[in-house]
Context: one part of a larger RNA
């Protein structure tokens, strides 16, 4: 390379929009690039192969035939791929109406609860733990009434509940806004899927800058424990956590399972939106789209498992793997202020 694979053995990029390619629904004509057939020309000699011959055979040497899958002219077929042209509604999408959602983003504002604070009462403790200290407290503390300040979080509700491409997203209120689903129609008339590169987004920690700072809480300091305890307890406490702009680009970024069409038993529960049907009062029965879970045939799997939200049958295009360690390491590039990311190797050894 050919292959065979990527839920968990090696392997799906963290996600997303999208060039370039690759693939692409019906129906009708044209074309004849691919694709089918004929015919000529070549396809050098030697060699392989079939045949006959010549050295006593036989290696070897002669003679002829085939074959040389190829390639160029050329005649021809038109069912498929490709092009051209008309057309078509069933993929896709526009438009109306509609309900639902912690989907984004900004402002504003609530209430309970730590903390600190100032005032009352009130007195000897509190606090912590396995048990103790470190710590606070007669300078009046813990508790307990009032009042005040600040920030960060949003109990119940709350659900294998809902939203979002993923990261994720939960008090309320209001401004802008993105998505998806319903139902009937009318419209557009392949406008599609995917996606190498390329732009964007993208937890936590980190980083610059300026804010901010109640609890927590990496470092650190001090008390226990212990042979020791650079810790797991316990007092305390800075960076962080918040907030605004810029950056970083990773994670076990998981469903470890890439997108998209189709097709292939059921049961059973919740959301969202509709039909029927029924009392008319939600319901309760039947059904239909879409979503989300849990069991299950049939096939699939090395076995767990999966099983219409496929890991089952098929195609299309993308990514990625090819013994174990060196190693996701070194050198080079790229990016970043750093930290490092990101591309990625070899000797060597088993």
């Nucleotide at each position: 390379u050919u292959g065979g694979g990527c839920g968990u053995a090696a392997a799906g990029a963290g996600c997303g929009u999208g060039u370039a390619g690759g693939c692409g629904g019906u129906u009708g004509u044209c074309u004849a690039a691919g694709u089918c057939u004929g015919a000529u020309g070549u396809g050098a000699a030697a060699g392989c192969c079939c045949g006959g011959g010549g050295c006593u055979c036989a290696a070897c040497c002669c003679c002829g035939g085939a074959a040389g899958u190829g390639c160029a002219u050329u005649g021809g077929a038109a069912a498929c791929u490709g092009g051209g042209c008309a057309a078509c509604u069933u993929g896709a999408g526009u438009a109306u109406g509609g309900g639902a959602g912690a989907g984004g983003a900004a402002a504003g504002u609530g209430g309970a609860a730590u903390u600190c604070c100032g005032a009352g009462u009130g007195u000897a403790g509190g606090g912590g733990u396995g048990a103790a200290a470190u710590c606070c407290g007669u300078a009046g503390a813990u508790a307990u009434u009032c009042g005040g300040a600040g920030g960060a979080a949003c109990a119940c509700c709350a659900g294998u509940g809902g939203c979002g491409a993923a990261g994720g997203c939960g008090g309320c209120u209001u401004u802008c806004u993105g998505g998806a689903c319903c139902a009937a129609u009318a419209c557009u008339g392949a406008c599609g899927c995917u996606g190498a590169g390329a732009c964007g987004c993208g937890a936590a920690a980190g980083c610059g800058u300026g804010g901010g700072g109640a609890g927590c809480a990496a470092a650190c300091a001090g008390g226990a424990u212990u042979a020791g305890a650079u810790a797991c307890c316990c007092u305390g406490g800075u960076a962080g956590u918040c907030c605004a702009c810029g950056c970083c680009g990773u994670a076990a970024a998981c469903g470890a399972u890439g997108g998209g069409u189709a097709c292939u038993a059921g049961a059973u529960g919740u959301c969202g939106c509709g039909g029927g049907u029924a009392u008319u009062g939600a319901c309760c029965c039947c059904u239909g789209c879409g979503g989300u879970g849990u069991c299950g045939c049939a096939g699939c799997u090395a076995a767990c498992g999966c099983a219409u939200u496929a890991a089952g049958u098929a195609c299309c295009c993308c990514g990625c793997c090819u013994g174990g360690g060196g190693a996701g390491u070194a050198c080079g590039g790229u990016c970043g202020c750093a930290a490092g990311a990101u591309u990625a190797a070899a000797a060597c050894u088993c």
Small-subunit ribosomal RNA, central domain from an uncultured prokaryote, 350 nucleotides, folded computationally.
The coordinates come from a structure-prediction model, not an experiment, and the mean pLDDT is 89.
Rfam family: Bacterial small subunit ribosomal RNA.